[in-house]
RNA sequence: UGCUGGAAAAGGUAAACCUAUUCGAAAGGUAGGGGCACAAAGCCACGGGCCUAAUGCGUCAUGCGAAGGCAGCCGGGUUGCCAAG
Numbered sequence: 001u002g003c004u005g006g007a008a009a010a011g012g013u014a015a016a017c018c019u020a021u022u023c024g025a026a027a028g029g030u031a032g033g034g035g036c037a038c039a040a041a042g043c044c045a046c047g048g049g050c051c052u053a054a055u056g057c058g059u060c061a062u063g064c065g066a067a068g069g070c071a072g073c074c075g076g077g078u079u080g081c082c083a084a085g
Base pairs, nucleotide, nucleotide: 003085004083005082006081012038013037017033018032019031020030021029023028036072042078043077044076046075047074048073049070050069051068056064057063
């Protein structure tokens, strides 16, 4: 340095659920609790996918639509801890 791995050591993140929120139209986010899991479950919406549907368009019943979201759906990009092998 690369592969491989997370055994050891030191740490990290945090699903469901609960609470708060003068963040948001919502989806969702954020903070606290919680801990299913995770070796990129760090970061980036670039491709696909999924969620929402305010503005807008359409309709006279409730549709379309992302410029809003999800990185813990997959791919891609990028940075990175440790070392039994």
This is a predicted structure of an 85-nucleotide RNA (c-di-GMP-I riboswitch aptamer). Model confidence (mean pLDDT): 85 of 100. It was read from a public genome assembly, where an Rfam model found it. Of the family's consensus pairs, 86% are formed in the model. Rfam family: c-di-GMP-I riboswitch aptamer. Rfam's curators write: GEMM was predicted in a large-scale screen for bacterial structured RNA regulatory elements.